[in-house]
């Protein structure tokens, strides 16, 4: 790179550097950008997956409360939205649930 499990509707700045597209592919849409996007470094913050505590359970990968020292992770717009299924609403072509496909992100095993 694969694999296995979980969570994605919440929430979080400013500074420097640089200079052109970005916003996971491919299409469409819709957004962000030289009033400087996207990345990159610092300092901040938000989170709570592992780590501590603590109270419940007990071999069935547990629930539920707390901390934020450390490993991380994020810090525009539902995982920006839709692509495929299935149902149901509607009446020409749309909208709603809900799966799955992929995607992040952690842990965990190879």
């Nucleotide at each position: 790179g694969u694999g296995u499990u979980a969570u994605c509707a919440a929430g979080a700045a400013a500074g420097g550097u640089a200079g052109a597209g970005g916003g996971a592919u491919u299409a469409g849409a819709c957004c962000c950008a030289a009033a400087g996007a996207c990345a990159c470094c610092u300092u901040g913050g938000c989170a709570a997956c592992c780590u501590c505590c603590c109270g419940a359970g007990c071999u069935u990968u547990u629930c539920g409360g707390g901390a934020a020292a450390g490993g991380u992770g994020c810090u525009a717009c539902g995982u920006u939205c839709u692509a495929c299924c299935a149902c149901g609403c509607u009446u020409u072509a749309g909208c709603g649930u809900g799966g799955a496909c992929a995607g992040a992100u952690a842990a965990c095993g190879a």
Source information: The RNA shown here (SAM riboswitch aptamer (S box leader)) has 110 nucleotides and comes from an uncultured Flavobacteriaceae bacterium. The prediction has a mean pLDDT of 81. It was read from a public genome assembly, where an Rfam model found it. It matches the Rfam family "SAM riboswitch aptamer (S box leader)". Rfam's curators write: The SAM riboswitch is found upstream of a number of genes which code for proteins involved in methionine or cysteine biosynthesis in Gram-positive bacteria.